[in-house]
């Protein structure tokens, strides 16, 4: 330059092919237990699904461009 994968909550990851309420641990908060704390047990919060557009009644998903990480090709040196 040209081609493939990958980006989702603080961290880890599912759902992506085949649109229709964003899953699940771990953390944190709160509560239960306990003298106290861990462990357990219940609950709550927390997400522009990397950006930006276009299709659609509806986009994480489908198309286009973009931006990072990784790897492979080419070229120059």
């Nucleotide at each position: 330059g040209g081609g493939g994968c990958c980006g989702u909550a603080g961290u880890c990851u599912a759902g992506c092919c085949a649109g229709g309420u964003a899953u699940g641990a771990c953390g944190a908060c709160g509560g239960g237990c306990u003298c106290c704390a861990g462990a357990c047990c219940c609950g709550u919060a927390g997400g522009u699904c990397g950006c930006c557009g276009g299709u659609u009644c509806a986009a994480a998903u489908c198309c286009g461009g973009u931006c990072g990480g990784c790897c492979c090709c080419a070229c120059c040196a």